[in-house]
């Protein structure tokens, strides 16, 4: 970098440092920010991997064992991730309502994160 699968409306500081930007990219909108942005440190959140229990299927002579999946509960040492606003909203397609711009729902695209494969 590419592919597959899952998730993306919950949650997380009134700390230190830093000094002007930030909200992925393009466009439009709307916001946050000197009452202090990004970054860094500390702190925290969550539970994808991880840990425990139960169930189901397959392999197995087997109540052993292996493996896949599902559910529930707990944990947080470790690998990551995250800590304004739905992934801040829209962009493409379709449905409904209104028809002056629009509103709303579903799906897709793009993106983010995790796990696995190349």
């Nucleotide at each position: 970098c590419u592919c597959u699968u899952a998730u993306c409306a919950a949650g997380a500081g009134c700390g230190g440092u830093g000094g002007a930007g930030g909200g992925a990219a393009u466009a439009g909108g709307c916001c946050c920010u000197u009452u202090g942005a990004a970054g860094c440190c500390c702190g925290g959140c969550a539970a994808c991997c991880u840990a425990a229990a139960a169930g189901u299927g397959a392999g197995g002579a087997a109540u052993a064992c292996u493996u896949a999946c599902u559910u529930u509960u707990c944990u947080a040492c470790g690998g990551u991730g995250c800590c304004a606003a739905a992934u801040c909203c829209u962009a493409c397609a379709g449905g409904u309502c209104a028809c002056a711009u629009g509103a709303u729902c579903u799906g897709g695209a793009a993106g983010a994160u995790a796990a696995g494969a190349g």

Description:
The RNA shown here (SAM riboswitch aptamer (S box leader)) has 118 nucleotides and comes from Oceanobacillus sp. Castelsardo.